[in-house]
This record gives sequence, structure tokens and C1' cells, in this order.
RNA sequence: GGGGCUAUAGCUCAGCUGGUAGAGCACCUCAAUGGCAUUGAGGGGGUCAGCGGUUCAAAUCCGCUUAGCUCCA
Repeated sequence: GGGGCUAUAGCUCAGCUGGUAGAGCACCUCAAUGGCAUUGAGGGGGUCAGCGGUUCAAAUCCGCUUAGCUCCA
């Protein structure tokens, strides 16, 4: 220098054919217990890496940029 992959909640990750953004763990509240552990019920938490484009509609498609990983030279 060139190619490929990854970027979504605090953490680890799903998200199918473009059509209401989710799970587990963690956190908060309540209940059960004398208390802890634990279990159950409920709740809060999102710039879908950034910018632009296509579209009635984009986490999803296209281009560029950034960061990380990897391959070729």
C1' cells in the first nucleotide's frame, strides 16, 4: 500500500426478506425468609461506531471515514 471481517443496553451477544430494537448476566423496586443466600413479580437503561446517499420507511441496502482483528505484499 491492497483485500477481508467486526462495531447494537454497563458486560457477553441475538436481530431472518428493509416495516414497533431484543435476550442472558448486572442494576433498581416489591414479595417470600428473623437475616443472608436464593426464588418469584415488576421496572429503569439505546447517537444500532460516525457522516452522507437510496427509499414512503434503514441497525439492515450503497459510498466514505474512524477504531479493532486478520490475510497478501
Transfer RNA from Candidatus Paraprochloron terpiosi LD05, 73 nucleotides, folded computationally. The sequence was found in a public genome assembly. Lineage of the source: Bacteria > Cyanophyceae > Oscillatoriophycideae > Candidatus Paraprochloron > Candidatus Paraprochloron terpiosi. The coordinates come from a structure-prediction model, not an experiment, and the mean pLDDT is 81.